The RNA shown here (SAM riboswitch aptamer (S box leader)) has 121 nucleotides and comes from a Verrucomicrobiota bacterium.

Order: sequence, then C1' cells, then structure tokens
RNA sequence: GUCUCAUUCAGAGUGGUGAAGGGACUGGCCCGUCGAAACCACGGCAACCGGCUGAAGCGCGAUCUUCAGUGACCAGGUGCCAAUUCCAGCCCAAGCGAUGGAUGCUUGGGAAAGAUGAGAA
Repeated sequence: GUCUCAUUCAGAGUGGUGAAGGGACUGGCCCGUCGAAACCACGGCAACCGGCUGAAGCGCGAUCUUCAGUGACCAGGUGCCAAUUCCAGCCCAAGCGAUGGAUGCUUGGGAAAGAUGAGAA
C1' cells in the first nucleotide's frame, strides 16, 4: 500500500525550539507574526486493543470463541487534544422559488471519500 469489520454532532493544552504556513483533496469558510507546520518536554481526553469481572458456547484449549459490563486499572499497545470528519462534493425525499421547465436555495436521510482502531492475505 490492498482487503474486511467497528467507530466517526462527546471529550481533552500549556511551555520550549522554530519560522509561514495550516485545516487530506476540490470549492467555500476559517485558523495563523497576539506566531502556522514540524520537533521536544510536561499535562490531559478517550476507551479501539490488552487487562479485570460476569454470562453463554464448543472442537474443552495450560485458558479458546462470542456477548455484556467495569473503569483508567497497568512504568500497558495505539490514537487524539480550534470549529460535527469545520461545511459541502454523489444519490434520494420534502419545502421555497418560477407562467412552465431547468439551474438554484433550505432542511432531512443515505452513500462516497477521509481519519482512527482491530484483524487478514
């Protein structure tokens, strides 16, 4: 990098170095010299994996599989700490608008894409 599954309107920042970019992409709209990215230190959030507890299952395994719970356990493995994943992008529905049709606008729903985790070849 590819594939599968789950989650994605909650939550959580200070300091130092650093210098002009950043919010994936495109458009919009934002953030940034009252200091962006990146790196470092310390702090925090969360609960995906692990842990712990309980239940069920079988092919009963030196401890498997599934489900539920717990709460931050552990010098645990990741992740994250502006704005819903900042909003939209494709499809559908309702409404607005118009002589009519389309474009358009608003709202709602679903996809896609992205992100993170766990697993697979």

Source information
It matches the Rfam family "SAM riboswitch aptamer (S box leader)". From the family's description: The SAM riboswitch is found upstream of a number of genes which code for proteins involved in methionine or cysteine biosynthesis in Gram-positive bacteria.